[in-house]
Molecule: c-di-GMP-I riboswitch aptamer
Organism: Candidatus Vecturithrix granuli
RNA sequence: CCAGGACAAAGCUCAACCUGUUGUGAGGCAGGGACGGAAAGCCGCGGAUCUUUAAAAAAAGAAAGCCGGGUUACCUUG
Numbered sequence: 001c002c003a004g005g006a007c008a009a010a011g012c013u014c015a016a017c018c019u020g021u022u023g024u025g026a027g028g029c030a031g032g033g034a035c036g037g038a039a040a041g042c043c044g045c046g047g048a049u050c051u052u053u054a055a056a057a058a059a060a061g062a063a064a065g066c067c068g069g070g071u072u073a074c075c076u077u078g
Stems, first nucleotide, its partner, number of pairs: 002078004012037002017032006035065001041071003045068003049062005
């Protein structure tokens, strides 16, 4: 540097649901909780999705645990 990832080690993250709080909303944050994850780390860049305003067009937002793309990285095997 390239390819791989299990019944390994050390760690990480935390769906649904519940509580509190915040937002018109989708949602966010904190605590509890683990269905899961080898990038479920980071970036809304493309598509899809969701919300608000809206007749529509469109605009402003949400979401990285939908699919692509970009970028960085631990352990381990070859």